[in-house]
RNA sequence: CCCCCCAUAGCUCAAUGGCAGAGCGUUCGGCUGUAGACCGAAAGGUUGCCGGUUCGAGUCUGGCUGGGGGGA
Numbered sequence: 001c002c003c004c005c006c007a008u009a010g011c012u013c014a015a016u017g018g019c020a021g022a023g024c025g026u027u028c029g030g031c032u033g034u035a036g037a038c039c040g041a042a043a044g045g046u047u048g049c050c051g052g053u054u055c056g057a058g059u060c061u062g063g064c065u066g067g068g069g070g071g072a
Base pairs, nucleotide, nucleotide: 001071002070003069004068005067006066007065010024011023012022013021018055026042027041028040029039030038048064049063050062051061052060
């Protein structure tokens, strides 16, 4: 320098262009002599950044940034 992949909740990951979810974790409640386990509920997201397409973008698209892999 060139090519490919990835970036979504604290963590690991989902999500046909049409309400952003799950598990774990956290908090609260139930249960228990207490804790753990188990059960229920809640909080938690400018979907990495800046643009474009579209009635509508996490998804399509251009650039950038960061991470990983390959080539020279």